Predicted 3D model of a 110-nucleotide RNA (SAM riboswitch aptamer (S box leader)) from Allorhizocola rhizosphaerae.
Rfam family: SAM riboswitch aptamer (S box leader). From the family's description: The SAM riboswitch is found upstream of a number of genes which code for proteins involved in methionine or cysteine biosynthesis in Gram-positive bacteria.
RNA sequence: GCCUCAUCCAGAGGAGCUGAGGGAACGGCCCGUUGAAGCUCCGGCAACCACCUUUUUCAUAGGGCUGGUGCCAAUUCCGACCGGACGGCGUUUGUCCGGAAAGAUGAGAG
Numbered sequence: 001g002c003c004u005c006a007u008c009c010a011g012a013g014g015a016g017c018u019g020a021g022g023g024a025a026c027g028g029c030c031c032g033u034u035g036a037a038g039c040u041c042c043g044g045c046a047a048c049c050a051c052c053u054u055u056u057u058c059a060u061a062g063g064g065c066u067g068g069u070g071c072c073a074a075u076u077c078c079g080a081c082c083g084g085a086c087g088g089c090g091u092u093u094g095u096c097c098g099g100a101a102a103g104a105u106g107a108g109a110g
Stems, first nucleotide, its partner, number of pairs: 003108006013042005021031003026079003043072003048068003051063003076102001081099007
């Protein structure tokens, strides 16, 4: 990297170094010299796995002391493709609902 499964409208930022980009990709719309990305330190959120409690066991429910990840602008920021509802307009589109695709994270398998 490929494959399988689960989740993705909740939650959580300060400092130092540095200095112009960043939000995956395309379009939009945003964030950014009142400091982007990156690195470091400290802090926090969460509860996927481990762990602990619950149970005879399993399942379930709970915890957040400890460990492995993850995460800490905007719903995965929104859209894109398909279906439906409603409207505008008359060679272009909008709003809402559902689904998909893509992506992210975790766990697992070969």

The source organism's lineage runs through Bacteria, Bacillati, Micromonosporales, Micromonosporaceae and Allorhizocola.
It was read from a public genome assembly, where an Rfam model found it.
The model forms 97% of the base pairs in the Rfam consensus.